Large-subunit ribosomal RNA, domain IV from Ceramothamnion sp., 311 nucleotides, folded computationally. It matches the Rfam family "Bacterial large subunit ribosomal RNA". NCBI's taxonomy places the organism under Eukaryota, Florideophyceae, Rhodymeniophycidae, Ceramiales, Ceramothamnion. RNAcentral holds the full RNA, with entries from ENA.

[in-house]
Context: one part of a larger RNA
RNA sequence: CUAUAGUAAAGGAACUAGGCAAAUUAAUUCUGUACGUUCGCAAAAAAGAAAGUCACAUUUGAUAAAAAAAAGAAAGCAACGACUGUUUAUCAAAAACACAGAACUCUGCAAAUUUGUAAAAAUAAGUAUAGAGUUUGAAGCCUGCCCAGUGCUUAAAAACGAAAAAAUUAAAAUUUGUAGUUUUAAUUACAAGUUUAAGUAAACGGCGGUUCUAACUAUAAGAAUCCUUAGGUAGCGAAAUUCCUUGACGGGUAAAUUCCGUCCUGCAUGAAUGGUUUAACGAUUGCUUUACUGUCUCUACUAUAGGUUCA
Numbered sequence: 001c002u003a004u005a006g007u008a009a010a011g012g013a014a015c016u017a018g019g020c021a022a023a024u025u026a027a028u029u030c031u032g033u034a035c036g037u038u039c040g041c042a043a044a045a046a047a048g049a050a051a052g053u054c055a056c057a058u059u060u061g062a063u064a065a066a067a068a069a070a071a072g073a074a075a076g077c078a079a080c081g082a083c084u085g086u087u088u089a090u091c092a093a094a095a096a097c098a099c100a101g102a103a104c105u106c107u108g109c110a111a112a113u114u115u116g117u118a119a120a121a122a123u124a125a126g127u128a129u130a131g132a133g134u135u136u137g138a139a140g141c142c143u144g145c146c147c148a149g150u151g152c153u154u155a156a157a158a159a160c161g162a163a164a165a166a167a168u169u170a171a172a173a174u175u176u177g178u179a180g181u182u183u184u185a186a187u188u189a190c191a192a193g194u195u196u197a198a199g200u201a202a203a204c205g206g207c208g209g210u211u212c213u214a215a216c217u218a219u220a221a222g223a224a225u226c227c228u229u230a231g232g233u234a235g236c237g238a239a240a241u242u243c244c245u246u247g248a249c250g251g252g253u254a255a256a257u258u259c260c261g262u263c264c265u266g267c268a269u270g271a272a273u274g275g276u277u278u279a280a281c282g283a284u285u286g287c288u289u290u291a292c293u294g295u296c297u298c299u300a301c302u303a304u305a306g307g308u309u310c311a
Base pairs, nucleotide, nucleotide: 001306002305003304004303005302006301007300008299010297011296014295019292028050029049030048031047036041038138052063053062054061055060073290074289075288076287077286078285079284080282081281085097086096101136102135103134104133105132106131107130113122114121115120139277140276141275142274144207145206146205149204150203151200152199153198154197155196159194160193166188167187168186169185170184171183172182173181174180208226209225210224211223212222235269236266247263248262249261250260251259
């Protein structure tokens, strides 16, 4: 000097990106237990008390003071994800994935879908309460408008579309000749698809601008106008989304760019690319409080081990 343990006056997070680390708590029995809630929970909530040994049926009485291990710190407000679960073997465990639940699409069984050149196989020794694909992601309340574009589905009057293959006929070659075969020509009818139309958004996606107006002012229910397929509804909102911005107001602090509540001027929210609320849950994220402490004010000492310097 380093590491691992231990102790510490007064203070007690002043440390720090952040209570990181440490300390506190701890098992058992008894009492007691809030907000919230999907009535299951929350909950070991919180908070408080007890404890040895001997005698005794019990109330109770007597009596000792010696030790260790083990064993939750707690509460509140928000964000995200419902939950248990899964994940980057070896820097990420999460708000990512999954999930039960929801919706759409395809599929009538020789099923759709998938693998394979094929035979065949999985699906399935299943049969639409089944199987496959896509999206969303418990539950509650809901899920608005747009089919112009791109997809998908359906339709058929017409047009385009069969190079190939097929059928029929004819001719030629081959053959002694017919048949057959080959070649050439003509005729016949026809698919998907394209064009067109309709439908379809829990398909991909999208969801305006300008001007004016009320008897203080301000604002604009309202009016006009341009454009559009349609102009963002409910809800939420400085948000994990807000540039200006440390927005404004309120709370909390002596003092807060964080945090909580409200407002709405949403640079650039918004409804299964789901919107919003939510009990329970979380080695998740932000903020606050109590307790606790060498994290700190501010360091000191002890033990063990190692290193180093000197002798």

Model confidence (mean pLDDT): 83 of 100.